The RNA shown here (transfer RNA) has 72 nucleotides and comes from a Candidatus Parcubacteria bacterium. Its Rfam family is "tRNA". Gene Ontology term of the family: triplet codon-amino acid adaptor activity. The family's RNA type in Rfam is transfer RNA.
RNA sequence: GCCGAGGUAGCUCAACGGCAGAGCAGAGGUUUUGUAAACCUCAGGUUAGGGGUUCAAGUCCCCUCCUCGGCU
Numbered sequence: 001g002c003c004g005a006g007g008u009a010g011c012u013c014a015a016c017g018g019c020a021g022a023g024c025a026g027a028g029g030u031u032u033u034g035u036a037a038a039c040c041u042c043a044g045g046u047u048a049g050g051g052g053u054u055c056a057a058g059u060c061c062c063c064u065c066c067u068c069g070g071c072u
Base pairs, nucleotide, nucleotide: 001071002070003069004068005067006066007065010024011023012022013021018055026042027041028040029039030038048064049063050062051061052060
């Protein structure tokens, strides 16, 4: 330099163009003599950045940045 995959909550990952979610972690509670476990509730998001298409974009298109893999 070329090709491919990826970037979404603190972490690991979902999400037909139509309300951004789950598990773990965190906070509160129930239960227990107590702890753990279990269960309930809550909080947590510039969907890497910018632009475009669209009534509507995490999703489609373009540019840039970053990570991983392959080729040279």